The part of an RNA shown here (small-subunit ribosomal RNA, 3' major domain) has 480 nucleotides and comes from a marine sediment metagenome. The full RNA is in RNAcentral, with records from SILVA. It matches the Rfam family "Bacterial small subunit ribosomal RNA". Rfam links the family to the GO terms ribosome and structural constituent of ribosome. Its mean pLDDT, the model's own confidence on a scale to 100, is 85.

[in-house]
Context: one part of a larger RNA
RNA sequence: UGACGGGGGCCCGCACAAGCGGUGGAGCAUGUGGUUUAAUUCGACGCAACGCGAAGAACCUUACCUGGGCUUGACAUGUUAGUGGUAGGAACCCGAAAGGGUGACGACUCAGUUUACUGAGAGCUUUCACAGGUGCUGCAUGGCUGUCGUCAGCUCGUGCCGUGAGGUGUUGGGUUAAGUCCCGCAACGAGCGCAACCCCUAUCCUCUGUUACCUCCCGCAAGGGAGGGUCUCUGGGGAAACUGCCGGCGACAAGCCGGAGGAAGGUGGGGACGACGUCAAGUCAUCAUGGCCCUUAUGUCCAGGGCGACACACGUGCUACAAUGGCCGGUACAGAGGGUUGCAAUGCCGCGAGGUGGAGCCAAUCCCCAAAACCGGUCCCAGUUGGGAUUGGAGUCUGCAACUCGACUCCAUGAACGUGGAAUCGCUAGUAAUCGUGGAUCAGCCAUGCCACGGUGAAUACGUUCCCGGGCCUUGUACA
Numbered sequence: 001u002g003a004c005g006g007g008g009g010c011c012c013g014c015a016c017a018a019g020c021g022g023u024g025g026a027g028c029a030u031g032u033g034g035u036u037u038a039a040u041u042c043g044a045c046g047c048a049a050c051g052c053g054a055a056g057a058a059c060c061u062u063a064c065c066u067g068g069g070c071u072u073g074a075c076a077u078g079u080u081a082g083u084g085g086u087a088g089g090a091a092c093c094c095g096a097a098a099g100g101g102u103g104a105c106g107a108c109u110c111a112g113u114u115u116a117c118u119g120a121g122a123g124c125u126u127u128c129a130c131a132g133g134u135g136c137u138g139c140a141u142g143g144c145u146g147u148c149g150u151c152a153g154c155u156c157g158u159g160c161c162g163u164g165a166g167g168u169g170u171u172g173g174g175u176u177a178a179g180u181c182c183c184g185c186a187a188c189g190a191g192c193g194c195a196a197c198c199c200c201u202a203u204c205c206u207c208u209g210u211u212a213c214c215u216c217c218c219g220c221a222a223g224g225g226a227g228g229g230u231c232u233c234u235g236g237g238g239a240a241a242c243u244g245c246c247g248g249c250g251a252c253a254a255g256c257c258g259g260a261g262g263a264a265g266g267u268g269g270g271g272a273c274g275a276c277g278u279c280a281a282g283u284c285a286u287c288a289u290g291g292c293c294c295u296u297a298u299g300u301c302c303a304g305g306g307c308g309a310c311a312c313a314c315g316u317g318c319u320a321c322a323a324u325g326g327c328c329g330g331u332a333c334a335g336a337g338g339g340u341u342g343c344a345a346u347g348c349c350g351c352g353a354g355g356u357g358g359a360g361c362c363a364a365u366c367c368c369c370a371a372a373a374c375c376g377g378u379c380c381c382a383g384u385u386g387g388g389a390u391u392g393g394a395g396u397c398u399g400c401a402a403c404u405c406g407a408c409u410c411c412a413u414g415a416a417c418g419u420g421g422a423a424u425c426g427c428u429a430g431u432a433a434u435c436g437u438g439g440a441u442c443a444g445c446c447a448u449g450c451c452a453c454g455g456u457g458a459a460u461a462c463g464u465u466c467c468c469g470g471g472c473c474u475u476g477u478a479c480a
Base pairs, nucleotide, nucleotide: 001480002479003477004476005475007474008473009472010471011470012469013468015464016463019427020426021425022424023423026319027318028317029316030315031314032313033312034310035309042053043052064305065304066303067302068301069300070299073130077129078128081125082124083123088105091102092101093100094099108121109120110119111118112117132294133293135292136291137290141288142287143283144282145281146279148277153192154191155190156189157188158187159168160167161166172183173182174181198271199270200269201268203239204238205237206236207235209233213228214227215226216225217224218223242265245259246258247257248256249255308446321420325379326378327377328376329375330374337368338367339366342361343360347356348355349354386417391412392411393410394409395408396407397406433456434455435454436453437452438451439450
C1' cells in the first nucleotide's frame, strides 16, 4: 500500500422485510451427470456450465462408429515428362454407394500462308515441391465474449510531505443515482469513467397526402367512382422540461420538500453505451495463429448406424390438479413482423389434418390474421364433462427416403396428478400475473426453446436489526 475480520461508523441494491406468482411433488419436453454402447463426436462445470455453442441431428449437417474405396488426393499454387482419337462421354459390367473396368461417338482457343500438317495453351495422365487435419496445447497467442458492474470508481502532470515503499490531490462538512455538485483544505490542474450528445416512446406545430384518412354516390358484400387536406396515420423538419417560476428549509451555497402551470417534473419511461483492472475465467471446434503431431492416414469419398441408448440423479421449462373453472353456441377489439423455387383469398371436396383450384399481391393496396374478455346455455364437486400421458387402429403432409428417428389429424384408450418436505427463484407499474400473435433458423420438424409484439392488468414496500453482494472512511493483523 492492499487484502481480510463472526471490528466500528455512514450509505446503496427485489439484498432482507411487506406482497403476488412460481420451482422443489405428478406426467411430458429439453439440457447435463452417470451408466451402457461398435459409436452413443466435441466443448461449456459455483455465482458467471446444465432449452448453453445448436437461430432447426431422418440422409446431408457430422466432427463419432462399422464396413467398402482413393492416394498430388474433395480444394490451391508452381514444376517435370507425356498426350489428338486428347478433354468430354451415350451405353454396358462388378458394386449398397463411392469407386473400379470396357467404351460407340467426339470437341475448344492461339500461332505458323488457306486445305493438310506442325507447334503451343486449356483439359487429362504423370513426377516432385506440396495440399489436407473439427489432431494436441485457450497455461504459447490475436480477436471476440462472460463476470464483478452501469458498481462509482481508476489514474496522471507539476508542486508539497516522507531516507524509502509511498502519501497528498481522491481525505473532511453538506448533497447526489453518480469522484454529481457546493464549501473547506498544500495543493493546483488534467485524463479514462458518471452525466449529456445517439435511437425508440409520451404532447403540440409545420410540411407531406398514396396504397392510409374523411365526405358523397353506386353496390347485398368484396369493392368501385368522384372530391377533399380537417381528423387518424405515414415520415421529414421543428417546439417543449431547464429546479425555469412561487413558497418553505439550508451556510446567503450545492441541494431538499411542497405548489403552480403543463402532454410530461426534477435522470419523464425504455434502449444502445461497460473506466483501470480481476478470475493463467471461456473459446486452437467461427476465424486467425506460434510450437508439436499424422502423411496409402489423425487426410479424403461413400453406404449403413450413432449423436435419439436408460436402473438412476440434477438443472431449465410446458401441461395440470379444476367452478374466478371445463365444454357448446353466438359475438367484438391489436401491435409488430413475414411473403415470388413465396404468402395465398372467395368457391368446391373431406368430421379433420388436408386436398382441389387459383382471384390478388414484389405488397400502408393482396395474403398470412388473434386469444383471453363479453352474451347465452350446460356441467354440480366427482379422479368428474377436471387432467391429458400412454397404447391400438385409420389417415394427411414434407421429403429420394419418416424402421431405428418427423410433425399433424380422426376414432378408441384414458395413466399419474386432489396445490407439492427440507429448501429455493422471479418481480416495485403498464411491472408481476394472465391471453394470444409474429419472426429468425427451416423441405419438414421433435419450438413447450429463443428473440420480438401487443390485449387484460394487480398487490406491497413499516423499515434497514438480520441473510447476500457492493461503495466510502476508520481500526486490528503473525497474510501478500